[in-house]
Context: one part of a larger RNA
């Protein structure tokens, strides 16, 4: 050391891409690195181990085997992994013909609210609350009626509906772009599967440099309420929210379930495509790719999962090892800063 494990007990990197590396379809046929047999040479001696002798016995001594996990050499086998030839198509992927979307990036329109300005009409209140009150108004306000400016968001449709690797994506039209599903043929000929490191994305927050600011709002500041009120309730409110470039790189980034492939009952719904069949319908069977809700086996400490696995196997990665100290210190790497990250010990139950 060959362990057991990761939905909720401690544990799946937030997600993709891909380097090295691990694993890798089907025939055919060389080779012999691995692998298997056999040979031969070494593996000091003591010592452990066995089986005898000697000291009265044992320790002890001492003869003889065996053992010495191996190493090299030669010989020989070819099933199996390795390399090498040449080949196939079922994995993968490319053309073709259709579809469906809130998939991304820019531009530009549009309407209904709020809010602020104008102007008219009115006249004394509005507003807010559990009650108040602070607050706005006779310098004409709420209300209303029509104008104008701006910025921010897209009601209805809307659906355990879609669409993306996650994160996320919802008014209208254009343009530029990715992925997917599906159908019959055609073509490459394993071209794959994970992925240490490494790179790209990555919600809100929160810097930076310049713009915007209506509405909402940390912070403030007032008015309440309280024993008290640095809260919750109001009345205002600035960063912040928006936009363009740059940083940050974290979340209960949750399905608290890493990817990939095979198989392993049913039954109901719903999105996208296909085929078929007729009583042609608000139609009915198959089929396939999502998305849900049940549910056999199994499986599980229970709950629960249950062909979208946590069943039943295989590849590869991550991570875990008793609370607390601590996701902290100290170093390191990255950062404008905040701070990430990568990481303990003492001590202590």
């Nucleotide at each position: 050391c060959u362990g057991g494990g990761c939905g909720u007990a401690a544990a799946g990197c937030g997600u993709g891409c891909g380097u090295a590396g691990g694993c890798g379809g089907c025939c055919a046929u060389u080779u012999a690195a691995g692998u298997u047999g056999g040979a031969u040479g070494u593996g000091a001696a003591a010592g452990c181990c066995c089986c005898g002798g000697g000291c009265u016995c044992a320790a002890c001594c001492u003869g003889g085997g065996a053992a010495c996990g191996g190493c090299a050499u030669c010989c020989a086998a070819a099933a199996c992994u390795g390399a090498g030839u040449g080949g196939c198509u079922u994995g993968a992927g490319u053309g073709c013909g259709g579809a469906a979307g809130a998939g991304g990036a820019g531009u530009g329109u549009g309407g209904a609210a709020u809010u602020u300005c104008c102007u008219g009409u009115g006249u004394a209140g509005c507003g807010g609350u559990g009650a108040a009150a602070u607050g706005c108004g006779u310098a004409g306000a709420u209300a209303u009626a029509g104008g104008a400016a701006g910025g921010a968001a897209c009601a209805c449709c809307a659906g355990u509906g879609g669409c993306g690797a996650a994160g996320g994506c919802g008014a209208c039209a254009c343009u530029c772009u990715g992925g997917u599903c599906u159908g019959a043929c055609a073509c490459u000929g394993a071209c794959g599967c994970u992925g240490a490191g490494g790179u790209a994305c990555g919600a809100a927050a929160g810097c930076g440099u310049g713009g915007g600011g209506a509405g909402c709002a940390a912070a403030c500041a007032g008015g309440a309420u309280u024993a008290g009120a640095u809260a919750c309730c109001c009345u205002g409110g600035u960063a912040g929210u928006c936009c363009a470039c740059g940083c940050c790189g974290u979340a209960a980034a949750c399905g608290a379930u890493g990817u990939c492939u095979a198989c392993u009952a049913g039954u109901u719904g719903u999105c996208g495509g296909g085929u078929u069949c007729c009583u042609u319908g608000c139609g009915a069977a198959c089929u396939u790719g999502g998305u849900a809700a049940c549910g056999c086996a199994g499986c599980u400490a229970a709950c629960g999962c249950g062909a979208u696995a946590a069943g039943u196997a295989g590849a590869c990665c991550g991570c875990c090892u008793g609370g607390g100290g601590a996701g902290u210190a100290c170093g390191g790497c990255c950062g404008c800063a905040a701070g990430g990250u990568u990481a303990a010990a003492a001590c202590u139950c």